[in-house]
RNA sequence: UAGCACGCUGUUGGAGAGCGACCCGAGUCUCAGGACUCGAGUCCACCGAAGGGGCAAACCGUGGGCGCGGCCCGCGGCGAAUCUCUCAGGUCCAAGGACAACAGGGUUCCC
Numbered sequence: 001u002a003g004c005a006c007g008c009u010g011u012u013g014g015a016g017a018g019c020g021a022c023c024c025g026a027g028u029c030u031c032a033g034g035a036c037u038c039g040a041g042u043c044c045a046c047c048g049a050a051g052g053g054g055c056a057a058a059c060c061g062u063g064g065g066c067g068c069g070g071c072c073c074g075c076g077g078c079g080a081a082u083c084u085c086u087c088a089g090g091u092c093c094a095a096g097g098a099c100a101a102c103a104g105g106g107u108u109c110c111c
Base pairs, nucleotide, nucleotide: 006106008104009103010102011101012100013099018044020043021042022041024039025038026037027036028035029034045091046090047089051087052085053084054083059077060076061075062074063073064072065071066070
C1' cells in the first nucleotide's frame, strides 16, 4: 500500500403467525338496538428472521482404566448456526426484520 475479515451509512430485495375473546377511553354511523375505526389493558391461541438464552464435535485440563510412541470412560472448561427455547419482540397495512446484492467511507491483527 492492497486484499481478507470486522463493523458503520445509504439504496434495493426480504418470510412466518388470530383483523381472536373480554374490557376501558376517544371518534364516526344509526330513531334505537347496535355496528365500525383508533389507542391502552387482561386472557387464550400462534410465529421466529431485531435482541437474548441453550448445546455437538474438535481442542484443553483432570481422575480412572487399557492391548500404553496412544486409546477409552467420567467430570470440568471452551465451544456454532438459518438448530433449539420463546424471555423479549411479533401475528391487516405501516413500521420493524436475520440475511443478500450494490455503493461509499472506517479500522485492527497475522502473513
Molecule: Glycine riboswitch aptamer
Organism: Planctomycetaceae bacterium